A computed fold for a 483-nucleotide part of an RNA from an uncultured prokaryote, annotated as small-subunit ribosomal RNA, 3' major domain.
[in-house]
Context: one part of a larger RNA
RNA sequence: UGACGGGGGCUCACACAAGCGGUGGAGCAUGUGGAUUAAUUCGAAGCAACGCGAAGAACCUUACCUGGGUUUGACAUGCUAGGAUGCACCCGUGAAAGCGGGCUAUGCUGCCUUUGGUGAAACUAGCACAGGUGCUGCAUGGCUGUCGUCAGCUCGUGCUGUGAAGUGUCGGGUUAAGUCCCUUAACGAGCGAAACCCCUAUCGUUAGUUGCCAGCGCGUAAUGGCGGGGACUCUAACGAGACUGCCGGCGUCAAGCCGGAGGAAGGUGGGGACGACGUCAAGUCAUCAUGGCCCUUAUGUCCAGGGCUGCAAACAUGCUACAAUGGCCGGUACAGAGGGCUGCGAGAACCGCGAGGUGGAGCAAAUCGCAGAAAGCCGGCCCCAGUUCGGAUUGAAGUCUGCAACUCGACUUCAUGAAGUCGGAGUCGCUAGUAAUCCCGGAUCAGCAACGCCGGGGUGAAUACGUUCCCGGGCCUUGUACA
Numbered sequence: 001u002g003a004c005g006g007g008g009g010c011u012c013a014c015a016c017a018a019g020c021g022g023u024g025g026a027g028c029a030u031g032u033g034g035a036u037u038a039a040u041u042c043g044a045a046g047c048a049a050c051g052c053g054a055a056g057a058a059c060c061u062u063a064c065c066u067g068g069g070u071u072u073g074a075c076a077u078g079c080u081a082g083g084a085u086g087c088a089c090c091c092g093u094g095a096a097a098g099c100g101g102g103c104u105a106u107g108c109u110g111c112c113u114u115u116g117g118u119g120a121a122a123c124u125a126g127c128a129c130a131g132g133u134g135c136u137g138c139a140u141g142g143c144u145g146u147c148g149u150c151a152g153c154u155c156g157u158g159c160u161g162u163g164a165a166g167u168g169u170c171g172g173g174u175u176a177a178g179u180c181c182c183u184u185a186a187c188g189a190g191c192g193a194a195a196c197c198c199c200u201a202u203c204g205u206u207a208g209u210u211g212c213c214a215g216c217g218c219g220u221a222a223u224g225g226c227g228g229g230g231a232c233u234c235u236a237a238c239g240a241g242a243c244u245g246c247c248g249g250c251g252u253c254a255a256g257c258c259g260g261a262g263g264a265a266g267g268u269g270g271g272g273a274c275g276a277c278g279u280c281a282a283g284u285c286a287u288c289a290u291g292g293c294c295c296u297u298a299u300g301u302c303c304a305g306g307g308c309u310g311c312a313a314a315c316a317u318g319c320u321a322c323a324a325u326g327g328c329c330g331g332u333a334c335a336g337a338g339g340g341c342u343g344c345g346a347g348a349a350c351c352g353c354g355a356g357g358u359g360g361a362g363c364a365a366a367u368c369g370c371a372g373a374a375a376g377c378c379g380g381c382c383c384c385a386g387u388u389c390g391g392a393u394u395g396a397a398g399u400c401u402g403c404a405a406c407u408c409g410a411c412u413u414c415a416u417g418a419a420g421u422c423g424g425a426g427u428c429g430c431u432a433g434u435a436a437u438c439c440c441g442g443a444u445c446a447g448c449a450a451c452g453c454c455g456g457g458g459u460g461a462a463u464a465c466g467u468u469c470c471c472g473g474g475c476c477u478u479g480u481a482c483a
Stems, first nucleotide, its partner, number of pairs: 001483002003480003007477006015467002019430005026320007034311001042053002064306007073129001077128006086108003089102005110118003131295002134293003140289002142284003145280001147278001152191006158167003171182003197272004202240007212229002216227003243266001246260005322423001326382007338370001340368001343363002349358003389420001394415007436459007
């Protein structure tokens, strides 16, 4: 100087407390350990691995296994030699890859020129070399997690000390903040905090189509459907607005704190992006890049099939429930944000109980369509039961995607109807448009194992006395046989 203490003081945080909802019990989904296996490819490992890499494993992907091939190679560049061809195509063989054969009857194949030459592509043989998701994340770059959006981490000069070092950065107030004020052997400065950036809450100006419709007119069974209009909503660009600016109190005449006015908004208005010096030899050689090592008729490469989905039990994260604040049936409202041409696909009509099919208008979309929002509201049935709760499992018949749904897809209909009556010890999230609850969209994607993830809106709470205690952090101080 640090680190540590079941030392002290101050202080913060959904850390506790106060509340609300879960998880731990059930069934299923997904991930993981384990066991199994020819293989069940690999990585991730307390917090900070385990719906994680994977924002899509039937083939492909795919790295694994079995079997069949191949060796200048699936891919790059160069050299030498060869024949002018070579490829598509056809035949044989085969599971395919490939291998063998046929080629001018057809198509394609550069340039100079002319019936030849050259040599590009392709092919064959050979040589340099390619290739490796093989090892090392403890050789590395880059990227990332974490403490932590915690308030810290440092420097120059000066001063103090023999020196390591200290001071500044301490002290008194204050703040979300090393934020600011005062004091002061310190005076300044940098990286962080804040601000600058984006979204959102109010208003104005400009603009008025594909959006809007108050007033005027037309028209319809009905609809901004039409003429028209720019008022309103909205769209999207530019501005205004919030600064403790004003008033009162408190405070050291300070920083600031408390209350009030005005205001759409008040003391950082709400949310996002943004992550200091560093820590964990944290993670990643399987995104990529890269040193070294290793393989080179194989640890490279091509193909078919299988596996990554296998299951006694275990763990993690979720979904659905156990019901009446509910389930079912009928009627009837109100969103936002998205994506659409190998696409979204309307309406009529037709087929099907249905998933869906036929059909094909319109739309590269404020125009058309995906698209029915759901919880809600109104009416009816159920009457507390393993039930009109719950939907697992299984049987049968189908639909769709795709070359192909046996291993191993999703969905539909009929039948079947399991466990489950609110969950032990324990444990998690959340302080407001939040929790809870209800639907909608998107990426990936032929399809889908999505109940995941990322976004969007609808409805919309309870509680916080407080900081004694648990966990973690910050500052000062103290002890130390630790570095």